[in-house]
RNA sequence: AGAGUUUGAUCCUGGCUCAGGACGAACGCUGGCGGCGUGCUUAAUACAUGCAAGUCGAACGAAGCUGCGGGACUGAAUCCUUCGGGAGGAAGACUCGUAGACUUAGUGGCGGACGGGUGAGUAACGCGUGAGCAACCUGCCUAUCAGAGGGGGACAACAGCUGGAAACGGCUGCUAAUACCGCAUAAGACCACGCUAUCGCAUGAUAGAGAGGUCAAAGAUUUAUCGCUGAUAGAUGGGCUCGCGUCCCAUUAGGUAGUUGGUGAGGUAACGGCCCACCAAGCCGACGAUGGGUAGCCGACCUGAGAGGGUGAUCGGCCACAUUGGAACUGAGACACGGUCCAAACUCCUACGGGAGGCAGCAGUAGGGAAUAUUGGGCAAUGGGGGCAACCCUGACCCAGCAACGCCGCGUGAGGGAAGAAGGUUCUCUGGAUUGUAAACCUCUGUCCUAUGGGACGAAGAAGUGACGGUACCAUAGGAGGAAGCUCCGGCUAACUACGUGCCAGCAGCCGCGGUAAUACGUAGGGAGCGAGCGUUGUCCGGAAUUACUGGGCGUAAAGGGUGCGUAGGCGGUUUGGCAAGUCAGAAGUGAAAGCCCAAGGCUUAACCAUGGGACUGCUUUUGAAACUGUCAGACUAGAUUGCAGGAGAGGUAAGUGGAAUUCCUGGUGUAGCGGUGAAAUGCGUAGAUAUCAGGAGGAACACCGGUGGCGAAGGCGGCUUACUGGACUGUAAAUGACGCUGAGGCUCGAAAGCGUGGGGAGCAAACAGGAUUAGAUACCCUGGUAGUCCACGCGGUAAACGAUGAAUACUAGAUGUUGGGGAGCGAAGCUCUUCGGUGUCGCAGCAAACGCAAUAAGUAUUCCACCUGGGGAGUACGUUCGCAAGAAUGAAACUCAAAGGAAUUGACGGGGACCCGCACAAGCGGUGGAGCAUGUGGUUUAAUUCGAAGCAACGCGAAGAACCUUACCUGGUCUUGACAUCCCCCUGACUGGUCGGUAAUGCGACCUUUCCUUCGGGACAGGGGAGACAGGUGGUGCAUGGUUGUCGUCAGCUCGUGUCGUGAGAUGUUGGGUUAAGUCCCGCAACGAGCGCAACCCCUAUGUCCAGUAGCCAGCAGGUAGAGCUGGGAACUCUGGAGAGACUGCCGGGGAUAACCCGGAGGAAGGUGGGGAUGACGUCAAAUCAUCAUGCCCCUUAUGACCAGGGCUACACACGUGCUACAAUGGCGUAAACAAAGAGAAGCGAGCCUGCGAGGGUGAGCAAACCUCAAAAAUAACGUCUCAGUUCGGAUUGUAGUCUGCAACUCGACUACAUGAAGCUGGAAUCGCUAGUAAUCGCGAAUCAGAAUGUCGCGGUGAAUACGUUCCCGGGUCUUGCACUCACCGCCCGUCA
Repeated sequence: AGAGUUUGAUCCUGGCUCAGGACGAACGCUGGCGGCGUGCUUAAUACAUGCAAGUCGAACGAAGCUGCGGGACUGAAUCCUUCGGGAGGAAGACUCGUAGACUUAGUGGCGGACGGGUGAGUAACGCGUGAGCAACCUGCCUAUCAGAGGGGGACAACAGCUGGAAACGGCUGCUAAUACCGCAUAAGACCACGCUAUCGCAUGAUAGAGAGGUCAAAGAUUUAUCGCUGAUAGAUGGGCUCGCGUCCCAUUAGGUAGUUGGUGAGGUAACGGCCCACCAAGCCGACGAUGGGUAGCCGACCUGAGAGGGUGAUCGGCCACAUUGGAACUGAGACACGGUCCAAACUCCUACGGGAGGCAGCAGUAGGGAAUAUUGGGCAAUGGGGGCAACCCUGACCCAGCAACGCCGCGUGAGGGAAGAAGGUUCUCUGGAUUGUAAACCUCUGUCCUAUGGGACGAAGAAGUGACGGUACCAUAGGAGGAAGCUCCGGCUAACUACGUGCCAGCAGCCGCGGUAAUACGUAGGGAGCGAGCGUUGUCCGGAAUUACUGGGCGUAAAGGGUGCGUAGGCGGUUUGGCAAGUCAGAAGUGAAAGCCCAAGGCUUAACCAUGGGACUGCUUUUGAAACUGUCAGACUAGAUUGCAGGAGAGGUAAGUGGAAUUCCUGGUGUAGCGGUGAAAUGCGUAGAUAUCAGGAGGAACACCGGUGGCGAAGGCGGCUUACUGGACUGUAAAUGACGCUGAGGCUCGAAAGCGUGGGGAGCAAACAGGAUUAGAUACCCUGGUAGUCCACGCGGUAAACGAUGAAUACUAGAUGUUGGGGAGCGAAGCUCUUCGGUGUCGCAGCAAACGCAAUAAGUAUUCCACCUGGGGAGUACGUUCGCAAGAAUGAAACUCAAAGGAAUUGACGGGGACCCGCACAAGCGGUGGAGCAUGUGGUUUAAUUCGAAGCAACGCGAAGAACCUUACCUGGUCUUGACAUCCCCCUGACUGGUCGGUAAUGCGACCUUUCCUUCGGGACAGGGGAGACAGGUGGUGCAUGGUUGUCGUCAGCUCGUGUCGUGAGAUGUUGGGUUAAGUCCCGCAACGAGCGCAACCCCUAUGUCCAGUAGCCAGCAGGUAGAGCUGGGAACUCUGGAGAGACUGCCGGGGAUAACCCGGAGGAAGGUGGGGAUGACGUCAAAUCAUCAUGCCCCUUAUGACCAGGGCUACACACGUGCUACAAUGGCGUAAACAAAGAGAAGCGAGCCUGCGAGGGUGAGCAAACCUCAAAAAUAACGUCUCAGUUCGGAUUGUAGUCUGCAACUCGACUACAUGAAGCUGGAAUCGCUAGUAAUCGCGAAUCAGAAUGUCGCGGUGAAUACGUUCCCGGGUCUUGCACUCACCGCCCGUCA
């Protein structure tokens, strides 16, 4: 930094999509370790359980415990004993006092307003930033000053009684205090009063002195201290006010009554309608009020080159909230998350009377959800509360656990190692390529890991105190052992092959892929990328200059308002001075920390952390500057306006008036039609039309002039006259002195159609009626005809209201028309030069995607307004405004597509144009279509009727020849390394051949005969048998192919190099003027050349010449025959076959441009490519052929291969194509007679003779052919006959008898003889061929072939008619034009229905 995608290709516009980064993420596959972070985005849903705010006995009474002391009681052991008892006094319980390093329910103090959570609400002084309070408060803390004297009365606890299930109370009585309350004292405190000084923008503030009034206090103690009261100041924390900034909707435009302000009173820490009484009527709003929707705000985070855009998790600041709503109390501070009261919902307890509760604290549960963790340890550290302290409390916090959720780091080994192993994959396939130094194997290392031993910092400088943790880290040892996946591989985008599948299954971010050879589906091998992760999904920014401030547009792609006037607003000429709001510069304050950037530092490194600096583009204050903008004052005249003088004009409104024409009415003349159309009909007309003449009525519109002429803001304006009236222009330079430009809203005007009321109505004419057309015709055409069109007054407010081009100003080459004025000059009906205003054309620079625009800009600049942001949905729906209505204005979304579009290019196409050609039409001749037959095809049938060919360009085509064979088809019978090829092994010696059995035949079976070479090992060859590689396939695909062919078309075209033009596709050349059969040639030309085609070169043919002369010829010479080049001979002629000539517009005349060329003529056998053939450009039709051949892939392999017999390809209701024969007298038949060319011939052609009516048969000369044979040419001409008929035409069909070929003519051959004698009397619509030796007609030959042509290919004979011409049909060529086609009009596309 770009890329893909609209097209056949191009440029542009324009959307969609991709590559990047990020995340509190989720899902899929996979998963070794560590560090640092992060972890309910959804239900501000409901919560079981535990913990999260207490502390102080050094404030107080009391209680308990313990010690000591006293008291009364009881009275053990022990001793004494008179045995009755006594002494003794332990232990115990009771009570009083006292002490305590102990505990604490209550009173009291401080703290529960911090810390922690959440983001529901909030569009707000809530937040951010910067100011202000002369309008305020502040516990604990710090500093200073002063003080604490002397009293009093209660209430808890407690005791007693008592209510209630409980929660919780009630009554009576006792009591302490640092609890509470008077009194005293008190200042610089407070209150009110007046005075002085200083200061402030003001209300006022500060300081000083004066006299008056009011208000304090508490003690504890280990004697060190800690508390208490008043005051002042500080610090900290708060409260209030203000400037600026802070999302979307105008389809939310008006909102507001305590509302805005004032006076007074109240209230507050404090200002204030904060509240109240009265008074006034204000206040906010297009600079967006009010309403609705959405949302916690910021530091920052993500992205971006930046400007921006998006976000508001973690961390930090502020705010708000604590089940929902409301309220206050206490207090320095709350209207209070773990306080109170009330109401509501929900949950729980209950004895039914009544009570209890609030996880948006930490864990945890249910639910919701794609989705988010442990009911852990510790107060060791940091911090907080209480306390003098010890200490207590602290789910704040520090740690640990879970999760690849993120970032960062490390590892899964390193070096050597080619038999390039095996295996996999693949190919041109048994040999390569690749996997791949990869593995094996050898030598090392030990990060992580495991085991053992040691073992911290964090503790705060005496000691003690560690949850983390026996953790980090260190040492030793062990062994490559335990540790790699995910996505992708058609293009974008790095990376390709095989198989499977066959528009199926599937993929896909966009384009798109898949219908039998898929690098796009699935699998495999290989490869690419990233890597403990990789992909997918979602969201945001980027790319997107695709909302354009930086940085876009609006003639035709989306987009100029229909037009003007004008409000707010925006912008604004020259000059002087002042001010300093904007602007610029300096300084100061602030812009929290963290984050970001830079430098150096600490964890082994990094992430991370810590230090310093920078930055934080902002706001505020202040000091300066004065160019520009602004503002104030003064001046000017170039913008603008006025005055004066002129001329132009369909400018507007009203009134009057004129002629032509249409129609109607009346009358005259006149008679049968008129009218209308492509052609007709409806219609009018004998009751007199149309036509024509005269008179009259009425309405509407104004020919000629008339003109890219004029006027107007636009819509628009057209006979003439008059009245009223608007604007522009020219000249002059008298006046004003920036008075200007634009213009959101607003207002005005606004074609046609339409609506309302009232007139008018000739013509025209929606609707409607009729007639035509048509498949239909609710249309086009015709005949009628109503609204309407016209007038007046209203409404409506739209048009392709267009120059598809908003208004204004300035500047920027020219040329040429036209219109309205002015000036100068001249030879003056005028011309030239010049200057303003308008209106056109061409054109330079410049612009533009191109087309084009180009002083009337779409150029260069400035100002203002309107409008656009992919196509469709849709200018639709809803809402609102306007309207009598019709409707207009404003104006979406869901959903859907990957395009829609502009300009230009190449083609193709057009029932567009121009030119030209062709048996294309026309002019002719002969056919086809009707009949019978032949042949091919379709269809049908069949066991099979093998297959292919399908408009022209399939159909007498492949097939130059199906009885068997051919043959590919069917039925039946057989074979399986095979009918055919190569290789290997074994056996045999042959094979060929011969004989026989059997069969429908092949197959099958039996018998006979029997090689060559040799170094004697064997080999060559052949046959048989065997195994496998393989053979074989007329099986599929002509849409996988080669080759070959058809066709457009023997049409004149198709291209290239260089140059030039164009952003480009492309153009030019190849177009143009002539000419030609021709892109043939000439001329011109930004083209110059060249290639493939055309033509020529080649063959045949038409005419001479020369040479040659057999198998051809015979003029002359000689011989000779019944006849005959028959013989000698000749080389003249014909002919044959070689060479060469000839024709080139060469010559003449005319035309043309002096060219090319055309017309005519001469000469010539032939004249303008002489006639014919071969020869087929680039390409089109996925044209034909896999069945000529070749061939990829697929398929069959005891069969889809091979062999054999029989059948079929020959079927037959029918349809079509191509032919033959006819329908007859230009003819048929008979008799006799004449003239070719080109071919073929040895398994052949076959003379002659004999024979048969004949097809033929027998015999057989000659001939491998200019020798012989086929071989008779026929039409023709001559004579005779038939005489217009289903015939002496026509010959189908059928019967009988034969001939020939062939193993074999039944299915299914040809021919002969005799007999039979269908249809058919010239053919509907339609259609084919042919322009001269042609059509037509006549016969001859050949290939194939045993036989079998009406077909095919050749040959000659006889031998015409017509072409005015290019309007039309068909096909083609060139130029041009239109196009929404490019698969190209057999296109594209619209509607309805399914």
Description: A computed fold for a 1394-nucleotide RNA from an uncultured bacterium, annotated as small-subunit ribosomal RNA. Its Rfam family is "Bacterial small subunit ribosomal RNA". The RNAcentral record of the sequence draws on ENA, Greengenes and SILVA. The prediction has a mean pLDDT of 84.